[in-house]
Context: one part of a larger RNA
RNA sequence: UCCAACGAGUUAUUGGUAUGUGCGAGCCUAAGAUUUAUAUCGGAGGCGCAGUGAAAGCGAGGCUGAAUAGGCCGUAUUAGUACAUAUCAAUAGACCCGAAACCAGGUGACCUAACCAUGGGCAGGCUGAAGCGUGGGUAAAACUGCGUGAAGGGCCGAACCGUAGCAAAUUGCAAAAUGCCCGGAUGACCUGUGGUUAGCGGUGAAAUGCCAAUCGAACCUGGAGAUAGCUGGUUCUCCUCGAAAUAGCUUUAGGGCUAGCGUCAUGUUGUAGCAAGUGGGGGUAGAGCUCUGUUUUGGACUGGGGGUCGCAAGAUUACCCACCCUUGACAAACUACGAAUACCAUUUGUGGAAUCAUGGCAGUUAGAACGUCGGGGCUAAGCUCGGCGCUCGAAAGGGAAACAGCCCAGACCAUCAUCUAAGGUCCCUAAAUCUACGCUCAGUGGGAAACGAGGUGAGAUUUCUUAAACAAUGAGGAUGUUGGCUUAGAAGCAGCCAUUCAUUUAAAGAGUGCGUAACAGCUCACUCAUCAAGAGAUCUUGCGCGGAAAAUGUAACGGGGCUCAAGCGUAGUACCGAAGAUAUGGAUGUCACAUUUAUGUGGCGUGGUAGAGGAGCGUUGUUGUCAGCAUUGAAGCUGGACUGUGAGGUCUGGUGGAGUGGCAACAAGUGAGAAUGUUGGA
Numbered sequence: 001u002c003c004a005a006c007g008a009g010u011u012a013u014u015g016g017u018a019u020g021u022g023c024g025a026g027c028c029u030a031a032g033a034u035u036u037a038u039a040u041c042g043g044a045g046g047c048g049c050a051g052u053g054a055a056a057g058c059g060a061g062g063c064u065g066a067a068u069a070g071g072c073c074g075u076a077u078u079a080g081u082a083c084a085u086a087u088c089a090a091u092a093g094a095c096c097c098g099a100a101a102c103c104a105g106g107u108g109a110c111c112u113a114a115c116c117a118u119g120g121g122c123a124g125g126c127u128g129a130a131g132c133g134u135g136g137g138u139a140a141a142a143c144u145g146c147g148u149g150a151a152g153g154g155c156c157g158a159a160c161c162g163u164a165g166c167a168a169a170u171u172g173c174a175a176a177a178u179g180c181c182c183g184g185a186u187g188a189c190c191u192g193u194g195g196u197u198a199g200c201g202g203u204g205a206a207a208u209g210c211c212a213a214u215c216g217a218a219c220c221u222g223g224a225g226a227u228a229g230c231u232g233g234u235u236c237u238c239c240u241c242g243a244a245a246u247a248g249c250u251u252u253a254g255g256g257c258u259a260g261c262g263u264c265a266u267g268u269u270g271u272a273g274c275a276a277g278u279g280g281g282g283g284u285a286g287a288g289c290u291c292u293g294u295u296u297u298g299g300a301c302u303g304g305g306g307g308u309c310g311c312a313a314g315a316u317u318a319c320c321c322a323c324c325c326u327u328g329a330c331a332a333a334c335u336a337c338g339a340a341u342a343c344c345a346u347u348u349g350u351g352g353a354a355u356c357a358u359g360g361c362a363g364u365u366a367g368a369a370c371g372u373c374g375g376g377g378c379u380a381a382g383c384u385c386g387g388c389g390c391u392c393g394a395a396a397g398g399g400a401a402a403c404a405g406c407c408c409a410g411a412c413c414a415u416c417a418u419c420u421a422a423g424g425u426c427c428c429u430a431a432a433u434c435u436a437c438g439c440u441c442a443g444u445g446g447g448a449a450a451c452g453a454g455g456u457g458a459g460a461u462u463u464c465u466u467a468a469a470c471a472a473u474g475a476g477g478a479u480g481u482u483g484g485c486u487u488a489g490a491a492g493c494a495g496c497c498a499u500u501c502a503u504u505u506a507a508a509g510a511g512u513g514c515g516u517a518a519c520a521g522c523u524c525a526c527u528c529a530u531c532a533a534g535a536g537a538u539c540u541u542g543c544g545c546g547g548a549a550a551a552u553g554u555a556a557c558g559g560g561g562c563u564c565a566a567g568c569g570u571a572g573u574a575c576c577g578a579a580g581a582u583a584u585g586g587a588u589g590u591c592a593c594a595u596u597u598a599u600g601u602g603g604c605g606u607g608g609u610a611g612a613g614g615a616g617c618g619u620u621g622u623u624g625u626c627a628g629c630a631u632u633g634a635a636g637c638u639g640g641a642c643u644g645u646g647a648g649g650u651c652u653g654g655u656g657g658a659g660u661g662g663c664a665a666c667a668a669g670u671g672a673g674a675a676u677g678u679u680g681g682a
Base pairs, nucleotide, nucleotide: 001682002681003680004679005678006677011092012091013090014089015088016087017086018085019084020083021082022081023080026047027046028045032041033040034039051058052057061073062072063071064070095233096232098230102223103222104221105220106219107218113197114196115195116194117193118192119191120190121189122187124156125155126154127152131148132147133146134145135144136143160184161183162182165180166179167178199215201211202210203209208217236616237615238614239613240612241611246259247258248257249256250255260364261363262361263360264359265358266357267356271354273350274349275348276347277346278345279344280343286337287335288334292331293330294329298325299324302322303321304320305319306317307316308315309314367392368391370389371388372387373386374385375384376383397408398407399406412586413585414584415583417582418581419580423576424575425574426560427559428558432573434572435571436570437569438568439567445562451546452545455543456542457541458540459539460538461537462536463535464534472530473529474528475527476526478503479502480501483497484496485495509524513522514521587606588605589604590603591602592601593600594599595598617671619668620667621666622665623664624663625662626661628660629659636655637654638653639652640651641650642649643648
């Protein structure tokens, strides 16, 4: 991992509700008894027929109250009760499995910790303390040489005890071992045997260590099916409807209770919803600046404050503030204004139970994206919090290459039928290499901004132009004068000044740049000629260009590939395209109408998680029945055929060798794929 078997809403009591049956202002017995009939007794007692009050009590009334008031609960408006079934609740282990723990009583010191008693062990070698002897030395000592001596938690190193490092082992040789290496090795040493200390405890040179492979409190049995707002699992079929992820409260936030939303039953005859009309209130969007605040331009004069002058009166002010007029703005907590929607009421129409009420039973209270209106955040987030909507959740199908939440569209079943939606029609790939007119050259399309640019199309305004424009070429571009000032110099061209003037001219600035130390020189404006028809400027707009660097591999159209497109824009006609719509047949729910009363016709339906409701299949057993079936072959196992919407059923071949089925009812140890399920097997 697989296979087989086993494996989870049960039982009792007491209540609620629904349905059925009996009796009915009544209904029923319980324990028990007689006895063996699913019978008869048994009325203790229970519920109901009257309420109300805390109660005594009173009573169609009662209570409160001083009350004959008012108020509250009743009567008037009578159906119950017993049993059965279904479902739910409460109490019990209460659908099943699962803790870590708590308590009680016992068993353990043959492991290990410490201690007690009594025994045992430590090859060999090294060092050489005290003391003593003796020599020196001293007044005597001290001190000192040489011997002797044999001390030491002394030294090296086996046995023995230990285990710091490395290797290897790590389904091992081994639930701690092995190899190498290493520490202690006469001591606080090691060790045999016997004994003592026990779990709210012992022991501990102390690590929460050790107390039998178990230790922040041993093990065994019991309380015990502890408890688990937590995790996992919970077994046949079909049909109808079908949620929630919100509010309030909660030692509450991953749990509950009530409401909301679902379902079932009963009742509800113009209910809900929708549309139009009419009547309402509002202070949002927008707008506006009167108010509250913020703020802009120009101006005037008035009034304050400050400065200056003045002894003062007062005057003055390139300072500040306010008021006034004027220009231009801003606001969730501004409003002299003010929508669209929404909401309320009402009338009419439509509508057909989608409404509302009562009762039974739930589930849900972790939501998500998208669009839109707002708050928070950075007008960040696949962010977060509200409102409205929609989809997913609980929704399959088509499109978006792939892609819960986007676009289209809601799957009862069948069909080798038709029409469409979104989206598409060169090939992959179903359908136009369709029609008309334009744009784009960037593979833009097929990723990106500020910003930049004689890319190119369209539109508008405007200037010059056969009295010859624009460009190009030829020629001129002068004089007073080197204007004045300044300056070392300043001559058109460092800088300053200015009615920047005047003259000659076709025209020529007291000069547009380059240039010089200053001049010079080059050039421009301006003018003429040649030429010949358009040339320039500004604004708006379509499509493009640059800006543009990333990590496995082209890799920023799904791919191929595409350029009067197979790109973009406008207009149009065909076609393809879904489980949509239609067609034909069938199944089923519900409503209506018919009837032959289980059938027909017609209308509307039939996606679905949690969940509610309905109808069934099968297994085991019991009772009755079929004078059921069976060695002329039961059950079981294994092939095949037929049949039912399904759970399933029937027939038949083989195997097997003794039991077993249909119908009607009843009762359950009643259905397996999941629980790191249990047991067995492979």

Notes: This is a predicted structure of a 682-nucleotide part of an RNA (large-subunit ribosomal RNA, domain II) from an uncultured bacterium. The prediction has a mean pLDDT of 86. The sequence was found in a public genome assembly.